[in-house]
Context: one part of a larger RNA
């Protein structure tokens, strides 16, 4: 990890809805009995059991009201006969007859089965804790602790003590022996486990290698024996109590609980959600409601759209009337400042601040004199024209209650997040298909099946790669296109304004560019050209009391300005359209690649084609409405229901989910059948069916099986680290 088998909504009673049957103001039997039938059992007697009978206790309904007593179509409240809360068909309607009356029919409705939803109570769809309590068992492991034993090679040191010498008054001391202590020393058994290595599906479920600690003790060991589950035993580590102990191991309680994670099995048709609101010890659970189905019932302009008429509101927006903040300028208190004075008081200035006033300009979620567009509400209208019950009510069953992202409009955040919280609209959720290179949420469009038909959407037609190297008119030279910003630039294309100019522009080249004057002041000078002030006049074609360089200051080059030469445009700003620069990343580069430059790039405007499960067009299934045929029942009102079938009209993407309708397997009752001339299973192959499936044929097997109709299930398995077995 494959394989096969097994493996999950079940019974019970209680309730509620719905189908269906049976009786009906009633319905039903319960226990229990039976000389009733079958079936087990037994020898019989009997005894269980299933059905029949029997069996009227007792439910539930026909009456409410009220706590009750009680009353009673009323009845409680109350003083009320008031009001006012809850109740009121105990019979009524139709047809015929022979019309006091009958009988049939409705309504009024329940109850007793049987099925099926759901819901409660039980294990209650399976499988899963860690854990809680009781009983019992365990100290052969291991902790301590008793009781008796037993074991420590070899060396080293060499303590008291004692003895001999010596010295001392003595106490005592010092030498040398002698002696053999000691939780001493070195180091095997023997006890441990310091480090590394090395093993790690190991040789081992704690081990070898090498190396270490301790070895006369608080030593190590053998036997018996004590002490245990909130309890023991611990030189204390929450350590140890038989390989996992912060509470042993087994059994029971137990199928503990599990808002939790997984898992839950055949098939088709119809519809189809939610991630939201309030509450919740509530947030990954719930309840109610809100969104879906399914049944019944109302059926009217009920509802969706649309027009009409009507309302409420203060948002975009704007505005400064208010609030608040803010700028200029005017005016004018006050205050600073300076002057003056007859000096606290006063007077004058004022290029200083500055309320309020006044003018202009502004801003504002929590400012508004003002105010949309949308979208809300209410009433009508909807016709020979929109959708056609979508609404509404009532009841069965639900699943949601973690949402995402893309516009838009906001809050927080940093006008960061694939970031967060609202609204609002879409798409994913539960949406295939086409594009976007590839990409749940973008852009297009909603996949019932088939077809070697046909139009189209997005988006695209040089090759990969369907389809124009399409026309027609600009643009761009950066491969811009094929990433980005303030900034910067004589890139280039379009409008425009303004200036000059054959009375010669503009650039270039020749030549002038002068006098008063060294303009006054200032300065050591200050001569156009350090600064300060004027900035005049003349001569002229023109030439500033000087653009700029330069002297120490002058000189000295030079603008400006003027004339010549030349001979057609020049020059300065505005908008604008493509471009350029700014521009750095980590393995090799790229627009999806190749490729592309009057583009295959941008814009304009045009015509053709490609293109999808859209859309058409042939055929099929299938629901649902309808109308016509038809079967059949009820029944008589050309009513209502209904196997089919035929036409038209509409539908048919889908998770949770809800609702229909089938298939298959086992059993069992019934009828009918196959079957050794060969059942079931099993291999193979062909054929039907929309599907689960279902037939036939041959082989193989060797003895049971099937079919119609009903019932009744241990009734479908690729997945639960699912359970056994095999590979």
């Nucleotide at each position: 990890u494959c394989c096969a088998a097994g493996g999950a909504g079940u019974u019970a009673c209680u309730g509620u809805c719905u189908g269906u049957a049976g009786c009906a103001a009633g319905u039903c039997u319960a226990a229990g009995u039976c000389u009733u039938g079958g079936c087990a059992u037994g020898a019989a007697a009997g005894u269980g059991u299933c059905a029949g009978a029997u069996g009227u206790a007792g439910a539930c309904g026909u009456a409410g009201g009220g706590a009750a007593a009680c009353c009673g179509a009323g009845u409680c409240u109350g003083a009320a006969u008031a009001g006012g809360g809850c109740a009121u068909u105990u019979a009524c309607c139709c047809u015929g007859u022979u019309u006091u009356a009958c009988a049939g029919g409705g309504u009024g409705a329940g109850u007793u089965g049987c099925a099926g939803g759901c819901a409660g109570u039980a294990g209650a769809c399976c499988c899963g804790a860690a854990g809680c309590c009781a009983g019992u068992c365990g100290a052969u492991c291991u902790a301590c602790c008793c009781a008796u034993g037993g074991c420590c090679a070899g060396g080293g040191u060499g303590a008291a003590g004692c003895c001999a010498c010596g010295a001392g008054a003595a106490a005592u001391c010092g030498u040398g022996g002698u002696g053999g202590a000691g939780g001493c020393c070195c180091g095997a058994a023997c006890c441990g486990g310091u480090g590394u290595c090395g093993g790690u599906u190991g040789a081992a479920a704690a081990c070898g290698g090498c190396u270490c600690g301790g070895a006369u003790g608080a030593g190590c060991u053998g036997u018996g024996g004590g002490u245990a589950g909130g309890a023991g035993u611990g030189a204390a580590a929450g350590g140890c109590u038989a390989a996992c102990c912060a509470a042993g191991a087994c059994u029971g309680g137990u199928g503990a609980u599990a808002g939790c994670u997984g898992g839950u099995u055949c098939u088709c048709c119809c519809c189809g959600a939610a991630a939201u609101g309030c509450c919740u010890u509530u947030a990954g659970g719930g309840g109610c409601a809100g969104c879906c189905u399914c049944c019944a019932g109302u059926a009217a302009a009920u509802g969706g759209g649309u027009c009409a008429g009507g309302a409420a509101g203060g948002u975009a927006g704007a505005g400064c009337a208010c609030a608040g903040g803010a700028u200029g300028a005017g005016c004018u208190a006050g205050g600073g400042u300076c002057g003056g004075a007859u000096g606290u008081u006063c007077c004058g200035a004022u290029a200083c601040c500055a309320a309020a006033c006044u003018c202009a300009a502004c801003c504002u979620a929590a400012c508004u004199c003002c105010g949309a567009a949308u979208g809300u509400c209410c009433u009508g209208a909807u016709a020979u024209a929109c959708c056609u019950u979508a609404u509404c009510u009532g009841g069965g069953g639900a699943g949601u209650g973690a949402g995402a992202c893309u516009g838009u409009g906001a809050g927080g955040g940093c006008u960061a997040a694939g970031c967060u919280u609202c609204a609002u609209a879409g798409u994913c959720g539960a949406g295939a298909g086409g594009g976007a290179a590839a990409c749940a949420g973008c852009c297009c469009a909603g996949a019932c099946c088939g077809u070697c038909a046909g139009c189209u959407a997005a988006g695209g037609u040089c090759c990969c790669u369907a389809a124009a190297a399409g026309u027609a008119g600009a643009c761009u030279a950066a491969g811009u296109g094929g990433u980005a910003a303030a900034g910067g630039a004589u890139g280039u294309g379009g409008a425009g304004u303004g200036a000059c100019u054959u009375a010669a522009a503009c650039a270039g080249c020749c030549g002038g560019g002068a006098u008063g004057u060294u303009g006054g002041c200032u300065u050591a000078g200050a001569g156009g050209c350090a600064g300060c002030c004027a900035c005049c006049a003349u001569u002229u074609a023109a030439a500033g009391a000087g653009u700029g360089c330069g002297u120490a200051a002058u000189a000295g080059c030079u603008c400006a300005c003027c004339g010549g030469u030349c001979g057609a445009g020049u020059u300065a700003c505005u908008c604008u359209g493509c471009g350029c620069c700014g521009a750095a990343g980590a393995u090799g580069a790229u627009c999806g690649g190749g490729g592309c430059u009057u583009a295959a790039g941008u814009c304009u405007a045009c015509u053709a084609c490609c293109g999808a499960a859209g859309c058409u067009a042939c055929g099929g299934c299938u629901c649902u409405g309808u109308a016509c045929c038809a079967u059949a029942g009820c029944u008589u009102g050309u009513g209502c229901u209904u196997a089919g079938g035929u036409g038209c009209a509409g539908g048919g993407g889908g998770u949770a989910g809800g609702g229909g309708a089938g298939c298959a397997u086992u059993c069992u009752a019934u009828a009918c059948g196959c079957g050794g001339a060969g059942a079931a299973g099993u291999u193979u192959a062909a054929c039907c069916g929309u599907a689960a499936g279902g037939u036939u044929a041959a082989g193989u097997g060797g003895a049971g099986c099937g079919u119609a109709u009903a019932g009744a299930a241990g009734a479908g398995a690729u997945u639960a680290u699912c359970u056994u077995g095999g590979a």
Overview: This is a predicted structure of a 727-nucleotide part of an RNA (large-subunit ribosomal RNA, domain II) from a Thermoproteota archaeon. Its Rfam family is "Bacterial large subunit ribosomal RNA". The RNAcentral record of the full RNA draws on ENA and SILVA. Model confidence (mean pLDDT): 83 of 100.